[in-house]
RNA sequence: GGGUGGUUAGUUCAGCGGAAGAACGCUUCCCUGACGCGGAAGAGGUCAUAGGUUCGAACCCUAUACCACCCA
Numbered sequence: 001g002g003g004u005g006g007u008u009a010g011u012u013c014a015g016c017g018g019a020a021g022a023a024c025g026c027u028u029c030c031c032u033g034a035c036g037c038g039g040a041a042g043a044g045g046u047c048a049u050a051g052g053u054u055c056g057a058a059c060c061c062u063a064u065a066c067c068a069c070c071c072a
Base pairs, nucleotide, nucleotide: 001071002070003069004068005067006066007065010024011023012022013021018055026042027041028040029039030038048064049063050062051061052060
């Protein structure tokens, strides 16, 4: 330099055009003498960035950035 895949909650990952969810973690409450376990509720997201397509984009297209792998 060329190619492929990836980038979504604090972490690991779903989500396949009608607009964001799970697990773990975190907070509060219940439980306990206390911690833990268990139960209930809750907070937390400019969906890497910028354009474009569309009535509507995390999802399609383009460019850029970063990560991994392959070729040279």
Notes: This is a predicted structure of a 72-nucleotide RNA (transfer RNA) from a Synergistaceae bacterium. NCBI's taxonomy places the organism under Bacteria, Thermotogati, Synergistota, Synergistales, Synergistaceae. Its mean pLDDT, the model's own confidence on a scale to 100, is 85. Its Rfam family is "tRNA". Rfam links the family to the GO term triplet codon-amino acid adaptor activity. It is annotated as a transfer RNA. It was read from a public genome assembly.